Molecule: Bacterial RNase P class A
Organism: Aquiluna sp.
RNA sequence: UGGGUCGGCUAGACGGUCGCGGCAUUGCCGAGGAACGUCCGGGCUCCAAAUAGCACAGUGGUGGGUAACGCCCACCUGAGGUAACUCAAGAGAACAGUGCAACAGAAAGUAAACCGCCUUCCUUGUGGAAGGUAAGGGUGAAACGGUGGUGUAAGAGACCACCAGCGAUUCAGGUGACUGAGUCGGCUAUGUAAACCUCACUGGGAGCAAGACCAAGCAGAAGGCGUUUUGAGAGCGGCUAGUUCAAGCCUUUGGGUAGGUUGCUAGAGCCACCGAGCAAUUUGUGGCCGAGAUAGAUGGCCGUCAGUGCUUAGGCGCUACAGAACCCGGCGUAUCGGCCGACCCAUCUC
Numbered sequence: 001u002g003g004g005u006c007g008g009c010u011a012g013a014c015g016g017u018c019g020c021g022g023c024a025u026u027g028c029c030g031a032g033g034a035a036c037g038u039c040c041g042g043g044c045u046c047c048a049a050a051u052a053g054c055a056c057a058g059u060g061g062u063g064g065g066u067a068a069c070g071c072c073c074a075c076c077u078g079a080g081g082u083a084a085c086u087c088a089a090g091a092g093a094a095c096a097g098u099g100c101a102a103c104a105g106a107a108a109g110u111a112a113a114c115c116g117c118c119u120u121c122c123u124u125g126u127g128g129a130a131g132g133u134a135a136g137g138g139u140g141a142a143a144c145g146g147u148g149g150u151g152u153a154a155g156a157g158a159c160c161a162c163c164a165g166c167g168a169u170u171c172a173g174g175u176g177a178c179u180g181a182g183u184c185g186g187c188u189a190u191g192u193a194a195a196c197c198u199c200a201c202u203g204g205g206a207g208c209a210a211g212a213c214c215a216a217g218c219a220g221a222a223g224g225c226g227u228u229u230u231g232a233g234a235g236c237g238g239c240u241a242g243u244u245c246a247a248g249c250c251u252u253u254g255g256g257u258a259g260g261u262u263g264c265u266a267g268a269g270c271c272a273c274c275g276a277g278c279a280a281u282u283u284g285u286g287g288c289c290g291a292g293a294u295a296g297a298u299g300g301c302c303g304u305c306a307g308u309g310c311u312u313a314g315g316c317g318c319u320a321c322a323g324a325a326c327c328c329g330g331c332g333u334a335u336c337g338g339c340c341g342a343c344c345c346a347u348c349u350c
Base pairs, nucleotide, nucleotide: 001346002345003344004343005342006341007340008339009338010337012305013304014303015302016301017300018299020030021029022028023027032321036332037331039330040329041328042327043326044207045206046205047204051241052240053239054238056203057202058201059200060199061075062074063073064072065071077088078087079086080085091198092197097196098195099192100191101190114137115136116133117132118131119130120129121128122127145163146162147161148160149159150158164188165187166185167184168183169182170181171180172179173178211262212261213260214259220253221252222251223250224249225248233245234244235243269288270287271286272285273284275282276281306319307318308317309316310315
């Protein structure tokens, strides 16, 4: 200097003028990094409390973080990349069982013989029959381990050496997943569980339109089951058990209300620093108070500047995605630009 990988910050500024909402009293504040998606987890509220099991749903390498999580951090294994780095995920398929693998191919779960090789017999010849074989060739994603040899009529883990996988086992390192080094065994029947399933762990439900209070207003009717002993009914996804409350409950139909206050913003809050930790994160110390609307505000115009593109100069254009509604922690998605840092590779110079 060029290319690449990873991470962080920002998201136009100021002045004037007109117009809004909140608090308050002469001032102050007023839409985000995602407020979007509603995909997860909670705080909070209600169901009296929220027990056990089944079913159902979710997660799935190991260890840590967190209020918690399907999130974050570190590490292990595997794949990709020269590398920085990125991506994926439990184990089990003949040590529970059931499935699927089209087509091709002889054959895809104790297999099987299309071409071929060997032995014997028949035949003028071509060829045919019987037996043996799975080393060579073909098909396929995958064909019952690979290379070399012994052996054989020809072959074959039939046997041997080395290697790969699998099983058993010993030692060392590590919290662990796992890694490394040995010994024994001829055991060698693929892939798929993100197919059903088995295993381990987690899970009560509904939701601010939750709920609480005030005011106002109306109109009940019919049917069924019950009334403490033999308990109707209720206990907010479904079922069962247990347990609690209980004299009323359930179904259908009809009438009234939709107003106001609250919940509603001081928090698992934010910023800075010392310390601990590889990190995520966190103890402590100091400081700060950043919208609470409810037909729903947070804006319009002018001027100057900032960034950026084009232009010889004048000058012209662009400045995204978008929009609070109880609050918070994540993930996913959208995005005009600008700034900063670390690391990897290549080249050049000193």